[in-house]
A computed fold for an 82-nucleotide RNA from an Actinomycetota bacterium, annotated as c-di-GMP-I-GGC riboswitch aptamer.
RNA sequence: UGCGACAAAGGCAAACCCCUCGUGAGACGGGGGCGCAAAGCUACAGGUCUCGACCUGGGACGAGGCGGCUGGGCUACCGAAC
Numbered sequence: 001u002g003c004g005a006c007a008a009a010g011g012c013a014a015a016c017c018c019c020u021c022g023u024g025a026g027a028c029g030g031g032g033g034c035g036c037a038a039a040g041c042u043a044c045a046g047g048u049c050u051c052g053a054c055c056u057g058g059g060a061c062g063a064g065g066c067g068g069c070u071g072g073g074c075u076a077c078c079g080a081a082c
Base pairs, nucleotide, nucleotide: 002082003079004078011036012035016031017030018029020027021026034068040074041073042072044071045070046069047066048065049064050063051062052061054059055058
């Protein structure tokens, strides 16, 4: 450095419920705990979702959301085996 253990210490938190915000996708906070070794950060590429206008029937445009969809980039705790 790769790697990731029925290891130790700790961390995060899906669905669902409550509050607030947003036209919406969704977001903050609280509860909750399915899971996670980057489930830390980042919309860069792809993907997907929402809103608007367009052509007209699934495309293309604009504005946004999702990092717990995949890849890329940056950063990081611990240490058995290999």
It matches the Rfam family "c-di-GMP-I-GGC riboswitch aptamer". Gene Ontology term of the family: cyclic-di-GMP binding. The family has 40 seed sequences and 1,298 matches in Rfam 15.1.